[in-house]
C1' cells in the first nucleotide's frame, strides 16, 4: 500500500419562509359543550417493518389428578420468559483472522426408491482356491459341468460390517501379531460442568434417519387494546303524575291580553345504540430572564424506561449518564440558502447534476428475523514492498 | 391495527418423503364430414421464491413474496 474478518457506533448538520397534529397561554364569540385568531412549546426508528417468540395489562373459564395436543432440549451463567453471553464435542466453508450448522440412535416400532449377487442384522455375480466327473493334450496344463471354501480383488450404491504391514493358509479371513482409528470397562490427573489428557485390560469392533413415530426431562387454560371500562343523546320499552270543550302543551322573538293549533305532555327507571372519555406518562418545588402569561435557562425531588457500574442475605439496593411523541382514518411535509455526501467534467481554482440508503408510530416493553446508500472508532488476519 | 388460512398445467382440483407429479375442462394436431359441432385417438405445459434437514423435498422446517378471510 492492497484485500479482508470481528466488535461497537452514527445514519445528514445549521438557518429563513409557508404549512400539519398535540399541549399550554392570551384575546374574541357562545348560557355551555366548544370554535376562531395570535403566541409559545413538543412532534417517528435502528429497524417504527414482518407479527416469528415471549411478558405486562384486560376480559372469559377454572375443585384435584390424568390422557390427548403443543413448545423447548450439550454444559455453566444471566433472565419473568423468549433469548443472550461464555465454554465443550462433532460436521462443513475459508491460506488465515474467522464464519456456519448440529449435539437422546442407550429401549421399542418404522423407513431407505433406483442400482446391486447381497440393505437390517446380511450377501457368492465376476474373480480366487480345493475336490469329483467328462473332454483335449506325450506332458505341463487348458476347457466344460457339479459339490464346497473364500468378504482379500472387481463392480453397484448415500451406505457393503475397521486401516496398513507381516505371519499364516489350498485360497483366504482379527485366524494370529505390531502400529493406528474406534467402542466398552477400570485407574490416575485437570475442569463447577459438558468434557479433556494419560495408563492398563477386553473382545477385535457396522451404520443412517428422531425438521418419522417414539423415550426422558422442563413448561403450557382461551382470547386479544377492534381486549376491556366509565358516561351516555335519539328511537323503542316500563312506571308515576297531569290533561283530552272544566283544554295539559305548543306557535305568534321576553311578559300580559288576544288570536290560532291542539291530544297528548312532564318526570323517573333499567339495559344500552350513535357519540364522548379512559385504557394511552410524565409530575412537582425553588432561583434567574423577559413586558403580563404560556415559555426559556439552571438546580433538585418523585415516577417510568434504557445503558454502564458497584454491593448483595439473590428479594433487591446504591451510584453515574441519557431519554419522556400520543394521532383516531390517523400529524412529521414543501421550499430556499449554506455546509457535508454521492455522480460527472476540469491540471487546478471551480462548474454542473442528485434532496441523498432502508423505511415510517397506533396499548406498552423485551427479543428474533428481514431491508439498508454512505461513514466513524477499536482489535485482528493474509498478500506485497521498504528498512 | 390484531388474528387466521391458502399458493400444484390456461381454469377447477387430487397427490403429504423415492412414480416419467396426475384427473376433468381448455389449447394444438389427426380420424370422421361437403363444412362445422359432437365422438374417437394423440400432444404440450406446471409444484410462488431462497435457504436448511435427508442419500433423496411438491411433501418436513425456517425466512421472504403474493392472495384471501374474520374481528367495532
Nucleotide at each position: 500500500g492492497g484485500a479482508g474478518c470481528c466488535g461497537g457506533c452514527c445514519g445528514g448538520g445549521c438557518g429563513g419562509c409557508c404549512g400539519c397534529g398535540g399541549g399550554c397561554g392570551a384575546u374574541c364569540g357562545g348560557c355551555g359543550a366548544c370554535g376562531a385568531u395570535c403566541g409559545u412549546u413538543c412532534g417517528a426508528g435502528g429497524a417504527a417493518a414482518g407479527u416469528c417468540c415471549g411478558g405486562a395489562c384486560u376480559c372469559c373459564a377454572c375443585a384435584g389428578g390424568g390422557c390427548a395436543g403443543g413448545a423447548c432440549g450439550c454444559u455453566g451463567g444471566c433472565g419473568a420468559g423468549a433469548g443472550c453471553c461464555a465454554g465443550g464435542c462433532g460436521g462443513g466453508g475459508g491460506c488465515g483472522a474467522c464464519c456456519u450448522c448440529g449435539c437422546g440412535a442407550a429401549g421399542g416400532g418404522g423407513c431407505a426408491a433406483c442400482a446391486g449377487a447381497a440393505a437390517g442384522g446380511a450377501a457368492a455375480c465376476c474373480g480366487c482356491c480345493g475336490c469329483c466327473g467328462g473332454c483335449g493334450g506325450c506332458a505341463a496344463c487348458g476347457c466344460c459341468g457339479g459339490c464346497g471354501g473364500u468378504a482379500a480383488g472387481g463392480g453397484u450404491g448415500c451406505a457393503a460390517c475397521g486401516g496398513u504391514g507381516g505371519g499364516g493358509u489350498a485360497a483366504g479371513a482379527g485366524c494370529c501379531c505390531a502400529c493406528c482409528a474406534g467402542c466398552g470397562c477400570g485407574g490416575c490427573g485437570g475442569g463447577c460442568g459438558a468434557c479433556c489428557g494419560u495408563c492398563g485390560c477386553g473382545g477385535c469392533u457396522c451404520g443412517g434417519u428422531a425438521a418419522c413415530c417414539c423415550c426422558c426431562g422442563u413448561c403450557c387454560g382461551g382470547a386479544g387494546c377492534a381486549a376491556g371500562g366509565u358516561c351516555g343523546a335519539g328511537c323503542a320499552g316500563g312506571a308515576a303524575g297531569c290533561g283530552u270543550u272544566c283544554g295539559a302543551g305548543g306557535g305568534c322573538g321576553g311578559c300580559c291580553c288576544g288570536c290560532c293549533c291542539g291530544a297528548g305532555c312532564u318526570u323517573c327507571c333499567g339495559g344500552g345504540u350513535a357519540g364522548a372519555c379512559c385504557g394511552c406518562a410524565g409530575c412537582g418545588a425553588c432561583c434567574c430572564g423577559g413586558u403580563g402569561a404560556a415559555c426559556g435557562g439552571g438546580u433538585c425531588g418523585c415516577c417510568g424506561c434504557c445503558g454502564g457500574u458497584g454491593c448483595u442475605u439473590c428479594g433487591g439496593c446504591g451510584c453515574c449518564g441519557g431519554c419522556g411523541a400520543g394521532a383516531c382514518a390517523g400529524a412529521u411535509g414543501g421550499u430556499c440558502g449554506u455546509c457535508g455526501g454521492c455522480g460527472g467534467g476540469g491540471c487546478a481554482a471551480c462548474c454542473c447534476g442528485c434532496g441523498c440508503a432502508c423505511a415510517g408510530g397506533a396499548u406498552c416493553c423485551g427479543g428474533c428475523u428481514u431491508a439498508c446508500a454512505g461513514g466513524c472508532c477499536g482489535g485482528c488476519u493474509c498478500c506485497u514492498c521498504c528498512g | 391495527g390484531c388474528c387466521c388460512c391458502c399458493g400444484u398445467a390456461g381454469c377447477u382440483c387430487a397427490g403429504g418423503g423415492g412414480a416419467u407429479a396426475g384427473a376433468g375442462c381448455a389449447u394444438c394436431g389427426g380420424u370422421u364430414u361437403c363444412c362445422u359441432a359432437a365422438a374417437c385417438c394423440g400432444u404440450g405445459u406446471g409444484c410462488g421464491g431462497c435457504a436448511g434437514u435427508u442419500c433423496g423435498a411438491u411433501u418436513c422446517u425456517g425466512c421472504c413474496c403474493g392472495g384471501g378471510g374474520g374481528c367495532g